[in-house]
Context: one part of a larger RNA
RNA sequence: AGCACACAGGGGAUGCCUUGGCUCUCAGAGGCGAUGAAGGACGUGAUAAGCUGCGAUAAGCACUGGGGAUUAGCAAAUAUGAAUUGAUCCGGUGAUUUCCGAAUGGGGAAACCUGGCUGGUUGAAGACCAGUCGUAUAAAUACGCAAACCUGCCGAACUGAAACAUCUAAGUAAGCAGAGGAAGAGAAAAUAAUAAUGAUUUCCUAAGUAGUGGCGAGCGAACGGGAAAGAGCCCAAACCAGCUAUGUUACGGCAUAACUGGGGUUGUAGGACUACGAUAUGAUUAUAAUGCAAUGAAGUGGAACAGGAUGGGAAGCCUGGCAAAAUAGAGUGAGAGCCUCGUACACGUAAGUACCAUUAGUCUAGUAGUAUCCUGAGUACCGCGAGGUCGGAGACGCCUUGUGGGAAUCUGCCGGCACCAUCCGGUAAGGCUAAAUACUCCUGAGAGACCGAUAGUGAACCAGUACCGUGAGGGAAAGGUGAAAAGAACCCCGAACAGGGGAGUGAAAUAGAACCUGAAACUGUGUGCUU
Numbered sequence: 001a002g003c004a005c006a007c008a009g010g011g012g013a014u015g016c017c018u019u020g021g022c023u024c025u026c027a028g029a030g031g032c033g034a035u036g037a038a039g040g041a042c043g044u045g046a047u048a049a050g051c052u053g054c055g056a057u058a059a060g061c062a063c064u065g066g067g068g069a070u071u072a073g074c075a076a077a078u079a080u081g082a083a084u085u086g087a088u089c090c091g092g093u094g095a096u097u098u099c100c101g102a103a104u105g106g107g108g109a110a111a112c113c114u115g116g117c118u119g120g121u122u123g124a125a126g127a128c129c130a131g132u133c134g135u136a137u138a139a140a141u142a143c144g145c146a147a148a149c150c151u152g153c154c155g156a157a158c159u160g161a162a163a164c165a166u167c168u169a170a171g172u173a174a175g176c177a178g179a180g181g182a183a184g185a186g187a188a189a190a191u192a193a194u195a196a197u198g199a200u201u202u203c204c205u206a207a208g209u210a211g212u213g214g215c216g217a218g219c220g221a222a223c224g225g226g227a228a229a230g231a232g233c234c235c236a237a238a239c240c241a242g243c244u245a246u247g248u249u250a251c252g253g254c255a256u257a258a259c260u261g262g263g264g265u266u267g268u269a270g271g272a273c274u275a276c277g278a279u280a281u282g283a284u285u286a287u288a289a290u291g292c293a294a295u296g297a298a299g300u301g302g303a304a305c306a307g308g309a310u311g312g313g314a315a316g317c318c319u320g321g322c323a324a325a326a327u328a329g330a331g332u333g334a335g336a337g338c339c340u341c342g343u344a345c346a347c348g349u350a351a352g353u354a355c356c357a358u359u360a361g362u363c364u365a366g367u368a369g370u371a372u373c374c375u376g377a378g379u380a381c382c383g384c385g386a387g388g389u390c391g392g393a394g395a396c397g398c399c400u401u402g403u404g405g406g407a408a409u410c411u412g413c414c415g416g417c418a419c420c421a422u423c424c425g426g427u428a429a430g431g432c433u434a435a436a437u438a439c440u441c442c443u444g445a446g447a448g449a450c451c452g453a454u455a456g457u458g459a460a461c462c463a464g465u466a467c468c469g470u471g472a473g474g475g476a477a478a479g480g481u482g483a484a485a486a487g488a489a490c491c492c493c494g495a496a497c498a499g500g501g502g503a504g505u506g507a508a509a510u511a512g513a514a515c516c517u518g519a520a521a522c523u524g525u526g527u528g529c530u531u
Base pairs, nucleotide, nucleotide: 001530002529003528004527005526006525007524008523009522015516016480017479020451021450022448023447024446025445026444027443028442029440030439031145032144039100040099041098042055043054044053046078047077050074051073061094062093063092064091065090066089070082071081072080105114106113107112115133116132117131118130119129120128121127134143135142136141149180150178151177152176153175160167164214190197191196201228202227203226204225205224211219212218232432233431234430235376239262240261241260242259244257245256246255247254248253267410269375270374271373272372273369274368275367276366282363283362284361287360288359289358290357291356294353295352299347300346301345305320306319307318308317321338322337323327329341330340331339381405382404383403384402385401386400387399388398389397391417412427413426414425415424416423467474468473487515490502491501492500493499
């Protein structure tokens, strides 16, 4: 020096565990904010650095409901207190709530500086206290924040086409504006086809079909069928009346315009109007009040087991019982229905809320006539130019629109994929509308052929922290003594508050805080063999 074995050091893999995550389900909630939010700064404790709570009334104050013995948070210790005259704790309602922040008296390099007015303190002040003074608007109100969902405006590129330009990616991402618990859409100028359907929305299908497409890459419907849910309405106008203004007047009025009320709302056309007839029939959903009971915060009751051996410890084993509307689950010194908390079941109430009932309010109707009047105009439609749709300009309809032209008035007008005719369907140019649908920052209950500390969130731990960066921004590592601290009194070595040896605790200390298990690399010591 090598090899082998043994024993150590080193290291933190592996196993086991879970306080934390991940993905969902069912309910709830779907907003907060000038009565100052979200988010912060600074304070606040007997001692107090951090976290948590709170705000100069500062780990808290008042009332009220629950609850029933301890208690002054994490968090030990000492000191001092509180509490059956009901504390701590858990609900509810209030009070207080510094400064910054939309920040709003003015300013400003956020948490600071500095004014006006009114009232007050003071002998006085350039000091202090309380209130008030933002912008837009006539006022009401708005402003800012917030995870996704939603509507609108605006709108890429990488990429694919094996290059690339039409095309694609994609009306996606990003940006902007706005709203709601949903939003948007919505009661046919619809879809069909000789038969019919009957607002909208969503799902399954139709169907990767019809189509479109440098007919490349690709893109890609609808009708119809089946489900979920279901709900329909109101204006404008004609006509009547009122009122105001203007014009005109023969002073009786008339006309025009604006406003208000009645009326009226449709396609087998309807309405006005004229005549007749009546106060009838329903609805109450998309209203309000009251009542009933149900639900509803904290919460209450809630069955049934003992003995023995082993062991540090029994819940495992042995023996004999019991409960079960409860054998879901968790904890307890090892696998516990009967030890503890719970569970099934039963009970309890404040605010609030569904259903139901009552009342109020609201809405709703006929017959005949058809001469006249009304039925949404820079609109429909057309030319030129764009966009949407499955449709890339095509034989190209329909919808939206920039620009130019520009109707008709029910014997009207639009559509049925160029266009024309017949036929059929509808009634544009005003508006509202629940449900079925989308989402989850958040609350409660629950689930998992999800993870188990290099995994699972970046974060199981004081993590968006430490740290890096001028900044936008980037962004870690780090869990486990033991059943219980019983966390090692006392002695010794030592310079020692280092480290160690005894002693003691403990089932175990090679469980000793650098603490469960403790692999490998690597480093030693001893013994043997070889050289």